């Protein structure tokens, strides 16, 4: 130096053909219990590595860039 795959919530992750991003653990608060575990309810939290373009509209498509993985020389 080259080819491929990945990066979304604090963590693990969904997201088909572009149409205003879920979830599971965790975390608050309530309720049930004499308290703990559990078990319900309700809620906060991710503009999606970074910049650019294209669109009426980008997590999604294209190009640079950075990380990591991984395979060629």
């Nucleotide at each position: 130096g080259g080819g491929c795959c990945g990066u979304u919530a604090g963590c693990u992750u969904a997201g088909u053909u572009g149409g205003u991003a879920g979830a599971g653990c965790g975390c608050u608060u309530c309720c049930a219990u004499g308290g703990c575990a559990u078990g319900g309810a309700a809620g906060a939290g991710a503009u999606c590595g970074g910049g650019a373009g294209u669109u009426c509209g980008a997590a999604u498509c294209u190009c640079c860039c950075a990380c990591g993985g991984u395979c060629c020389a």